[in-house]
């Protein structure tokens, strides 16, 4: 210098063009004699960034930022 991969909720991941989801935490309420554990509810996200394509992009397309991995060049 090239290539591949990864970036979405406090974590750990899904989601592959149509209104953004799961555990698990974290609040609240049942349940307990009281904790857990288990149920029900709920709170919480500019989908890394900046353009473009689209009626419509977390998702296709340039470009960049960061992160891992691989080759390759110099000494």
């Nucleotide at each position: 210098g090239g290539g591949c991969g990864g970036a979405u909720a406090g974590c750990u991941c899904a989601g592959c063009g149509g209104u953004a989801g799961a555990g698990c935490a974290c609040u609240a309420c049942a349940c307990u004699g009281a904790u857990a554990a288990u149920g029900u509810a709920g709170g919480g996200g500019u989908c890394c960034c900046a353009g473009g394509u689209u009626c419509g992009a977390a998702u296709c397309c340039u470009g960049g930022u960061u992160c891992g991995c691989c080759c390759a060049c110099c000494a």